[in-house]
Context: one part of a larger RNA
């Protein structure tokens, strides 16, 4: 793990609905009992429940068997219009509250009983699964302590008291040498442990072992037997440790199918239709339980919906403003009772000045301001269009899931540095949606897949890989820039890269750059200073000669000296400076294995801007056939069949509906030793689920059709048993 085989909505009570039938103002038995061959059927059995009157807490009182009126279907009718079951409005009618008025609840007769299906309710209640509770036993052969009664600790060291024997003292007694053999006393073998390697092993040799190494070995030692102490209890030198490989409460059996709002599974096909992931409540948040969305069934009978375009409406929201409210810049003018600073003043007080308050003026603000004010959105009418008498919308019931949503455009907000981040409104996909593009890729693009077949396109594509253009016309790029719609990156700020554009200045009376040559005199300008001569610093910053030359723009000297440059002239001979803005590029640019435009590759592209043609490209559209679904009509053998319509036919949870298959029973019709069931391996038929048919094997049963009834379908459950 794979084949076999088992394996989950079941049964009964009450009680809802719907369906089929019996009776019907009724309806039904139940326990029981007859009859009887077990059983089944058949009779009897009206106690008792439902229904037939409601209205009230009760006492207690008690209702249309159609008065008017609308009208749907049907039917009548040539039409006009009549009729009109059911249905609604009205009026009336019971009761109860009531002084009364108004209210409330009922009232123009449908039910019950059986089977079936479909919830509910109680029961184990679709199956499996706890950690736990309690009860009654079993247990101390392992292990913990204790009692008995036995065993066992080589060797080797150390040398306590005592005791002799000398010394020494008066004595008490010290000291010396022997002697002796004490000790939870040392070293160490067995024996007992298990310290460290945090070594081997770690599917082991072993559910705790090997190897070195280490600790104790006369003790509170180490062991054999036998015995005693149990489960909220023992024992315990005390670790929650032991108590039979189990221990913060031990096995074992039983209550017991404990309980589970949590997990996992839950078995055949096909058609139709199609959710929610919100709102309130909830010891409520992982559940429920209304409503909302879904789906089937009835009742009514005619409007209804979304768009768009008018038309009337009501608002105070985005913006904008500061008229109020409440803040704010900046200067002005005016008060100044209180308050602070500063002057006069003997003191009362006085005078400036700040705060402070008012006043227009200027600047700036505001979810909790508004003098104003939108698009949008909401209401009502009315036209358009789409759905609707092949029943919408409404309205009751039967059945639900579902109450974790989630992304993008994206638009719009609240929070947040920000997030694949949180809460929201609005749409739209995703959940539940397949196809074709996007490299792959739920929610980007494009487009809603009944089935085959042909053909056109869409998004996106045309050098290969890979279908389809090495297209065409004009620019750019030089950066492998970039070949990425976007998610899946780039920014302030830089560029004498390069290519268009605009604007304004010079320019054959000669520009722009380069060479040559000049660049003076007063004078080393005054001051300062050690010095200050163009060029440390302060002031001034004039005047001459000229073609032109500053009382100097730069370097440099301690100071000067030198080098330059403004300016001037000639040489040269055609464009030259400056600025703004634009396109593509460049630089700004840093990550962990080697690495990505999908890729290989591309440079007048296979790149980037702009324009043309052309072709490829989907289950998207369109033709052919063809199934279903739903409506209608005609005909029926009542099962259905033909025709027609058809903008119908993706789909998880879920409702609805209609089939296949297995076992077993009634009726009934069939097959088989001239070969049945099962098995194998092909062949046709069915949209499946399945069905038939041959052939071989098998060696005794085995099927159709109608109805009936189920322990009726397996891939999963770490599913049970079994094989391998």
């Nucleotide at each position: 793990g794979c084949c076999g085989g088992g394996g989950a909505g079941u049964u009964c009570u009450u009680u809802u609905g719907c369906g089929u039938g019996g009776c019907g103002a009724g309806c039904c038995u139940a326990a029981g009992g007859g009859u009887a061959u077990u059983a089944a059927a058949c009779c009897c059995g009206u106690a008792a429940g439902c229904a037939u009157a409601g209205g009230g807490a009760a006492a207690c009182c008690a209702a249309a068997a159609g008065g008017c009126g609308a009208a749907c279907a049907g039917c009548c009718g040539u039409a006009a219009g009549g009729u009109g079951a059911g249905u609604c409005g009205c009026u009336g009618g019971g009761u109860c509250u009531u002084a009364a008025a108004g209210g409330g609840c009922c009232c123009g007769g449908a039910g019950u009983c059986a089977c079936g299906c479909g919830g509910a309710u109680g029961a184990g209640a679709c199956u499996a699964g706890a950690a736990a509770c309690c009860a009654g036993g079993u247990g101390a052969u392992c292990u913990u302590u204790c009692c008995c009664u036995g065993a066992g600790c080589a060797a080797g060291g150390u040398g306590a008291a005592g005791u002799c024997a000398g010394a020494c003292g008066a004595a008490a007694g010290u000291c010396u040498g022997a002697u002796g053999g004490a000790g939870g006393c040392c070293u160490g073998a067995a024996g007992g442990g298990g310290u460290a390697c945090u070594g081997a092993u770690a599917u082991g040799c072993a559910a705790u072992u090997c190897g070195u190494u280490c600790c104790u070995c006369u003790g509170a030692c180490u062991u054999g037997g036998g015995g005693a102490a149990a489960g909220g209890g023992g024992c315990a030198a005390a670790a929650g440790g032991c108590c039979a490989a189990u221990c913060u409460a031990a096995c074992c059996u039983g209550g017991u199918g404990a309980u589970a709002g949590c997990u996992a599974g839950u078995u055949c096909c096909c058609u139709c239709c199609g959710a929610a992931g919100u709102a309130u409540g909830u010891u409520g948040c992982a559940g429920c339980a209304u409503a909302g969305u879904c789906u089937c069934g009835a009742g009514u009978g005619a409007g209804a919906a979304u768009g768009u375009c008018g038309g009337c409406g009501g608002g105070g929201u985005a913006g904008a403003g500061c008229a109020c409210c409440a803040a704010u810049c900046g200067g002005g003018a005016g008060g100044c009772a209180c308050g602070g600073a500063g002057g006069g003043g003997a003191a009362a007080c006085c005078c400036u000045u700040c705060a402070c308050c008012u006043c227009g003026c200027u600047u700036u603000u505001g979810a909790a301001c508004u003098c104003c004010g939108a698009a949008u959105a909401c209401g009502c009418c009315g036209a358009c269009u789409u759905c609707g008498u092949a029943g919408a919308a409404c309205u009751c019931g039967g059945g639900a899931a579902a109450c974790g949503g989630g992304a993008g455009g994206c638009a719009c907000g609240g929070g947040u540095u920000a997030a694949g981040c949180u809460c929201g409104u609005g749409c739209u996909c995703c959940g539940a949606g397949a196809g074709g593009g996007g490299g792959a890729c739920a929610a980007c693009c494009c487009a809603g897949a009944c089935u085959g077949g042909g053909g056109u396109u869409a998004a996106g594509g045309g050098c290969c890989c890979a279908a389809a253009g090495u297209g065409c016309u004009g620019g750019c790029u030089a950066a492998g820039u970039g070949a990425u719609a976007a998610a899946u990156a780039a920014a302030a700020g830089g560029g004498c890269g390069u290519c268009g554009u605009a604007a304004g200045c010079c320019c054959a009376a000669a520009a722009c750059a380069g060479c040559g040559g000049g660049g003076a005199g007063g004078u080393a300008g005054g001051c300062u200073u050690a010095g200050a001569g163009g060029c440390a610093g302060c002031c001034a910053u004039c005047c001459u000669u000229u073609a032109a030359a500053g009382a100097a723009a730069u370097c440099g000297u301690a100071a000067c000296a030198g080098a330059u440059c403004a300016c001037c002239c000639g040489c040269c001979g055609a464009g030259g400076c400056u600025u703004g803005g634009g396109g593509c590029c460049c630089c700004g640019a840093a990550g962990a294995u080697g690495g990505a435009c999908g890729g290989g590759u591309c440079u007048a592209a296979a790149g980037c801007c702009a324009g043309c043609c052309u072709c490829c490209g989907a289950u998207a559209c369109c033709c052919c056939a063809g199934g279903g679904g739903u409506g209608c009509a005609u005909c029926u053998g009542a099962g259905g069949a033909u025709g027609c319509a058809u903008u119908c036919u993706a789909g998880u949870a879920g409702g609805a509906g209609g089939g296949c298959g297995u076992c077993c029973c009634g009726a009934u019709u069939g097959g088989g030793u001239c070969g049945a069931a099962g098995c194998a391996g092909g062949g046709c038929c069915g949209u499946g689920a399945g069905g038939u048919c041959c052939u071989g094997u098998g060696g005794a049963c085995c099927g159709g059709u109608c109805g009936g009834g189920a322990u009726u379908g397996c891939a999963g459950a770490u599913c049970c048993c079994g094989g391998c």